[in-house]
Context: one part of a larger RNA
RNA sequence: UUGGGCGUAAAGCGUCUGUAGGUUUCUUAGAAAGUCUAUAGUAAAAACCUAAAGCUUAACUUUAGACCCGCUAUAGAAACUUCUAAGAUUGAGUAUGGUAGAGGUAAAGGGAAUUCCCAGAGUAGCGGUGAAAUGCGCAGAUAUUGGGAAGAACACCGACGGCGAAAGCACUUUACUGGGCCAAAACUGACACUGAGAGACGAAAUCUAGGGGAGCAAACGGGAUUAGAUACCCCGGUAGUCCUAGAAGUAAACGAUGGAUACUAUAGAAUGAGCGUAUUGAUCCGAGCAUUCUAGUAGCUAACGCAUUAAGUAUCCCGCCUGGGGAGUACGCUCGCAAGGGUGAAACUC
Numbered sequence: 001u002u003g004g005g006c007g008u009a010a011a012g013c014g015u016c017u018g019u020a021g022g023u024u025u026c027u028u029a030g031a032a033a034g035u036c037u038a039u040a041g042u043a044a045a046a047a048c049c050u051a052a053a054g055c056u057u058a059a060c061u062u063u064a065g066a067c068c069c070g071c072u073a074u075a076g077a078a079a080c081u082u083c084u085a086a087g088a089u090u091g092a093g094u095a096u097g098g099u100a101g102a103g104g105u106a107a108a109g110g111g112a113a114u115u116c117c118c119a120g121a122g123u124a125g126c127g128g129u130g131a132a133a134u135g136c137g138c139a140g141a142u143a144u145u146g147g148g149a150a151g152a153a154c155a156c157c158g159a160c161g162g163c164g165a166a167a168g169c170a171c172u173u174u175a176c177u178g179g180g181c182c183a184a185a186a187c188u189g190a191c192a193c194u195g196a197g198a199g200a201c202g203a204a205a206u207c208u209a210g211g212g213g214a215g216c217a218a219a220c221g222g223g224a225u226u227a228g229a230u231a232c233c234c235c236g237g238u239a240g241u242c243c244u245a246g247a248a249g250u251a252a253a254c255g256a257u258g259g260a261u262a263c264u265a266u267a268g269a270a271u272g273a274g275c276g277u278a279u280u281g282a283u284c285c286g287a288g289c290a291u292u293c294u295a296g297u298a299g300c301u302a303a304c305g306c307a308u309u310a311a312g313u314a315u316c317c318c319g320c321c322u323g324g325g326g327a328g329u330a331c332g333c334u335c336g337c338a339a340g341g342g343u344g345a346a347a348c349u350c
Base pairs, nucleotide, nucleotide: 004321005320006319007304008303012318014201015200016199017198021194022193023192025088026087027086028085029084030083031082033081034080035077036076037075038074039073040072041071042070049065050064051063052062053061054060091191092188093187094186096183097182098181099180103177104176105175106174107173108172109171110154114150115149116148117147118146119145120144125136126135162169163168206247207246208245209244210243211242215241216240220236221235222234223233258317259316260315261314262313263312266295267294268293269292270291271290272289275286276285299306300305323350324349325348332343333342334341335340
């Protein structure tokens, strides 16, 4: 390479946009590159294979045929692929009318709690634990009342709920703004799918600069526990956590399940917008979409399980895997301020 695979055994890029490339609806006409047919040429001989013949047989030798799977030329065929032209509307998109939503960005506002400060009133403890101690407190703490300041997070509603490509998104209001779904069927007329490279986004921690700092809290200090205790428990506490502008680019970035299209029993539930029947109306009932769950048949699976949101049945495109360790290491290249990231072996060993 062929073949076989990728939920859990090795294996789906963290997610999306998109270039090249690959793949791609229906109808008609034409072309004839692929494809198919015929003929001719060539495809050295020998060898191999088949059938004969000649050495007494065989090996061996000779003859004939076949083979030489290709290439070239000419003449044709037109179903399929391809190309050209014309058309179509179901794929895709646009417009129209609705509609749900923690989708995004920015600004403004709010209350509860916490800590600190000030004032009142008040007295000996408070705090903490398995039990204690460190700690705080007569220089008046804790508990309590009033006032003020600051920062961070938004109880209830709240859901097995919603939105987003993923990361993720939740107090309220306003402004700007992206996407989805439904209805009807006006318009365009294959404009589609995937996507090597490439680009964009990307939790937490981390880095740079400037702010901010209530609570929490790596490091660090102390008290306990213990044989020890560089821990678990307790008292403190700095980076950080927050904001602005950049960098970094990784996670069990998980559904451990790439994207698209079509098909394949049912039953129950939820969310969204409509439709129909009925009704004074809400509700109910019925059929169909879109999304999210639960049970389960066929089928699949090593089993567990999956099962119309497939891990079933098929097609197209991309990514990835090939025994364990060595190792996501070394070297090189590349990106980064650094930390490190990306790419990524071998010897050796079992």

A computed fold for a 350-nucleotide part of an RNA from Prasinococcus capsulatus, annotated as small-subunit ribosomal RNA, central domain. Rfam family: Bacterial small subunit ribosomal RNA. RNAcentral holds the full RNA, with entries from ENA.